Annotation
A computed fold for a 151-nucleotide RNA from uncultured Ruminococcus sp., annotated as Lysine riboswitch aptamer. RNAcentral holds the sequence, with entries from MGnify.
RNA sequence: AGAGGCGCGGUCAAGAAGAUUAGUGCACAUUCAAAGCCCCCGAGGCUGUGUAUGAAAGGCAAGACCGCCGAAGCUUGGCGUGUGGGAAGCGCUUUGCUGGACGAUAGUCAAACAGGCUAUCGGCUGUCAUCAUUAUGUAUGAUGGAGUGCU
Numbered sequence: 001a002g003a004g005g006c007g008c009g010g011u012c013a014a015g016a017a018g019a020u021u022a023g024u025g026c027a028c029a030u031u032c033a034a035a036g037c038c039c040c041c042g043a044g045g046c047u048g049u050g051u052a053u054g055a056a057a058g059g060c061a062a063g064a065c066c067g068c069c070g071a072a073g074c075u076u077g078g079c080g081u082g083u084g085g086g087a088a089g090c091g092c093u094u095u096g097c098u099g100g101a102c103g104a105u106a107g108u109c110a111a112a113c114a115g116g117c118u119a120u121c122g123g124c125u126g127u128c129a130u131c132a133u134u135a136u137g138u139a140u141g142a143u144g145g146a147g148u149g150c151u
């Protein structure tokens, strides 16, 4: 420097769904001394029914562009951000695991039958090693290893 192929990740984004939803207004009813992720705080609040109004985020994604082949994902610890103080989330770094895509099952996140992540199983595929066959350049088959690999 290069290869694997529904190859990986990122940004923008039509759009679908979220949603007969949440919230809010009005009316009524029950109940409590509260509700809200926890603590602090705080004085009216939770819940239910009817009616009117009525979103958004995360996630997905046609398409366009960008960075790449430990691409990237998960995980342990630390630092920062976040907050009145924490948690979640996000960023950087560190420890360990995973060659890759797909399918099934289980768990988890999610509104979700979408999708992501983890584990197990299954064959497929790329690469190298060993063995066998061979036309001895190669090709086929079997078994096995891991990307700090292979060329």
Base pairs, nucleotide, nucleotide: 001151002150005069007068008067009066010065011064012063015060023053024052025051026050027049028048029047031045032044037086038085039084072098073097074096077093078092079091080090081089099125100124102122103121104120105119106118107117108116109115127145128144129143130142131141132140133139

Lineage of the source: Bacteria > Bacillota > Clostridia > Eubacteriales > Ruminococcus. Its Rfam family is "Lysine riboswitch aptamer". The family has 47 seed sequences and 3,224 matches in Rfam 15.1.